The prediction has a mean pLDDT of 80. This is a predicted structure of a 589-nucleotide part of an RNA (large-subunit ribosomal RNA, domain I) from a Pseudomonadota bacterium. Taxonomically the source falls in Pseudomonadota (Bacteria, Pseudomonadati).
[in-house]
Context: one part of a larger RNA
RNA sequence: GGCGUACGGUGGAUGCCUAGGCACAAAGAGGCGAUGAAGGACGUGGCGUAGCUGCGAUAAGCGACGGGGAGGUGUGUAGCAACCUGUGAUCCGUCGAUCUCCGAAUGAGGAAACUCCUAUGGUUUGAAGACCAUAGACUCCGCGCUGCGGAGAGCGAACCCGGGGAAGUGAAACAUCUCAGUACCCGGAGGAAAAGAGAACAAUUGUUAUUCCCGAAGUAGCGGCGAGCGAAAUGGGAGGAGCCCAAACUUGUACGCGGCGCACGGGCCUCACGAAAGUGAUGUUCGUGUGCCAUGUAUAGGGGUUGUACGGUAGGGAUUGAGUUUACUCGGAAAGUUAACAAAAUUGCGUAUAGAAGAACCUGCUGGAAAGCAGGACCCUAGAGGGUGAUAGUCCCGUAAUCGAAAUGCGCAAUUCUUUCUUGUCCCUAUUCGUGAGUACUUCAAGACACGAAUGGCUUGGAGGAAUCCGGCGGAACUAACCGCUAAGGCUAAAUACUACUUUGUGACCGAUAGUGAACGAGUACCGUGAGGGGAAGGUGAAAAGCAGUCCGGUGAGGACGGUGAAAUAGACCUGAAACCGUAUGUCU
Numbered sequence: 001g002g003c004g005u006a007c008g009g010u011g012g013a014u015g016c017c018u019a020g021g022c023a024c025a026a027a028g029a030g031g032c033g034a035u036g037a038a039g040g041a042c043g044u045g046g047c048g049u050a051g052c053u054g055c056g057a058u059a060a061g062c063g064a065c066g067g068g069g070a071g072g073u074g075u076g077u078a079g080c081a082a083c084c085u086g087u088g089a090u091c092c093g094u095c096g097a098u099c100u101c102c103g104a105a106u107g108a109g110g111a112a113a114c115u116c117c118u119a120u121g122g123u124u125u126g127a128a129g130a131c132c133a134u135a136g137a138c139u140c141c142g143c144g145c146u147g148c149g150g151a152g153a154g155c156g157a158a159c160c161c162g163g164g165g166a167a168g169u170g171a172a173a174c175a176u177c178u179c180a181g182u183a184c185c186c187g188g189a190g191g192a193a194a195a196g197a198g199a200a201c202a203a204u205u206g207u208u209a210u211u212c213c214c215g216a217a218g219u220a221g222c223g224g225c226g227a228g229c230g231a232a233a234u235g236g237g238a239g240g241a242g243c244c245c246a247a248a249c250u251u252g253u254a255c256g257c258g259g260c261g262c263a264c265g266g267g268c269c270u271c272a273c274g275a276a277a278g279u280g281a282u283g284u285u286c287g288u289g290u291g292c293c294a295u296g297u298a299u300a301g302g303g304g305u306u307g308u309a310c311g312g313u314a315g316g317g318a319u320u321g322a323g324u325u326u327a328c329u330c331g332g333a334a335a336g337u338u339a340a341c342a343a344a345a346u347u348g349c350g351u352a353u354a355g356a357a358g359a360a361c362c363u364g365c366u367g368g369a370a371a372g373c374a375g376g377a378c379c380c381u382a383g384a385g386g387g388u389g390a391u392a393g394u395c396c397c398g399u400a401a402u403c404g405a406a407a408u409g410c411g412c413a414a415u416u417c418u419u420u421c422u423u424g425u426c427c428c429u430a431u432u433c434g435u436g437a438g439u440a441c442u443u444c445a446a447g448a449c450a451c452g453a454a455u456g457g458c459u460u461g462g463a464g465g466a467a468u469c470c471g472g473c474g475g476a477a478c479u480a481a482c483c484g485c486u487a488a489g490g491c492u493a494a495a496u497a498c499u500a501c502u503u504u505g506u507g508a509c510c511g512a513u514a515g516u517g518a519a520c521g522a523g524u525a526c527c528g529u530g531a532g533g534g535g536a537a538g539g540u541g542a543a544a545a546g547c548a549g550u551c552c553g554g555u556g557a558g559g560a561c562g563g564u565g566a567a568a569u570a571g572a573c574c575u576g577a578a579a580c581c582g583u584a585u586g587u588c589u
Base pairs, nucleotide, nucleotide: 001588002587003586004585005584006583007582008581009580015574016539017538020510021509022507023506024505025504026503027502028501029499030498031155032154039102040101041100042056043055044054046080047079049076051075052074062096063095064094065093066092067091071084072083073082107116108115109114117136118135119134120133121132122131123130124129138152139151140150141149142148143147159190160188161187162186163185164184170177174224200207201206211238212237213236214235221229222228242491243490244489245436249302250301251300252299253298254297255296256295258293259292260291261290262289263288264287265286266285267284268283270281271280272279273278307469309435310434311433312431313430314429315428316427317426318425319424321330322329323328324327331422332421333420334419335418336417344416345415346414347413348412349411350410351409352408353407355403356402361376362375363374364373365372377394378393379383385397386396387395441464442463443462444461445460446459447458471486472485473484474483475482526533527532546573549561550560551559552558
C1' cells in the first nucleotide's frame, strides 16, 4: 500500500410525518375609490420590542349592542414589574368613534412619505411668531352664474366589447397562404358582457328574435386545389318576452315674415270754414301698440309604430259605468319600485355574519405510557374526522338529529302605497297625407363572412347618385315568374363566459430536489444603474424532565463523570444509505 472484518467520523439518501401547496365541485360575492382606494412610509408595547400581527397622536387600542363564562395583558418569549376580572375581564360577532404622512393625491412645489403659501376662525403672546380647525387642483354638466351644486379621475385575477396588430413556425426552401386576428398595446363596461324581435331563413311544404350545447360534419366548399382552412340550413335540447321612438295629424308657447282690421302719434296732398293763426274732413305714408288669418322655425304635450301593409285625414255605421258644468269626484280595470317604466315605508318568513346543547366503559395483563390483548358491559337519527404517552363509537374536541340574533346585509311574500287608463274601441268607403337621404343603388377599391376576386349577400373608403306603396330590398352572376321581407332610429331578462375573493366539501393529487418561487422573518436574503432576476432553509422528547453538582481546559471551545428519560449512538437532536476519511485487527506483497 491492496483486499477483508469490526467499530467510528463525515454526509444527509431512504422510511415515517405535516404545519404548506394543487385540482375540482357547490353555494356566496362579483367590486373598492374625492365620506380619499389599492399599496405603502413613519409611528404605536411598563421593562433589552429586530421581525411578524394589530392599531393610528384616542395608536396590540375607544364606545354601544349581542354572544360567552373564568381567567387574562397577540407572536417571537421565557422572566420581572404593574394591572384588569362574577359591577362579567380576555375572547367572538354587528354597528359606531378615532384614523399621522405619502399615494388618483386634488392649495403650490417636489428627488413619494417632504418643503412652502393664501383666506377665515380659534389658542398662546406685550408683539413677532408658533400651533389647531376649515377651505383653496383640473375636466365636464347644471343653476337663481364675481359664485354655488353635482359628476369624473385611480386600483383590481379572469371573463366581455371595441380600436390597432406581429414574428419564430408550417408549407420539409419561399413570396400568395399558414401561424392568427393569436401574442401584445390602447380604450371602455358589467356582474356578466355582446347579440336580439326579420328589408331573416326556406323552397312550393314550411319555420318564426337573440344566445349556448349536441348534431349535421371533417360533410358542402375554400386552397401556390400545396401546406392546410373549414361552414350553414333542416333536426334534437337549454332558455324563452317582447317593446319604444321619428313622421303624417293635432294643441299650446316663443320668435320672424306676410295679409286684413282697430287705436294713438307724426309728415305730405286735396277740400271746407277763416283776414290770419288755426280747426275739421277725406286720401296716402311712416312709427308704436293690439286683434284675427295664413305661413316658417324652435320647443313642450297628445297621436302613432306596420307587410294579410299599417298609420293619419274626411265621411258613414256599431258599441261603450255613474254624478255634476268643458274638469273633477266616486266606482272599476291594469301594472309596479332589478326589462323596456318614476318612486317609499312597515310587517312577517328565510338566510349570512357570534353561538347553545349533544348518548354510551370499566377491570385485569404486557409496557415508560393502553387506545393493544383478555374479560364482562353500554350508546347509536351519533361506528365522519382529529387529539390524548402505541391502534379509543362510549377519555377530550367533535359527529347525527335539534335549537339560536340586540345589530347589520341579502332574498321572498304581504300590506300600506305609487303610477297609468276610464271618450275610447271596432268595422266599411274614399284619399293629390306619412312611413328614417348624401341613405338605397351603380362603379372603383378594401375588409370581414369557412369562401384567397369567378359570382351573390354584409361592412367601409373614393366617384356618381334615387324612389315614396302602382314604392323598396332579398331568395349565390343575370332575366322572367313565384316566394319572403319592409333598410337607412332605439331598448330588452333567461339559457352562456370567468373566479382575484368568502364558506363548505372532496381527491386511484404532492409529501420538503416533491407540491406554489415561497410548509421556515419569501417575492425575503442576495444580484443588477434599471427593467428585472431570485434562492437555500421543516422534524429532540410523551413531557424540557433542555443535563443540578464534580473534574480537565484559557473564568474557553470541547470533553469525562453524574443526573433526567423507555431511549442521550434522542443533547441540538427522528431514522441515518452511499461516496469520502479514520482506528483496531486478519491476510497478501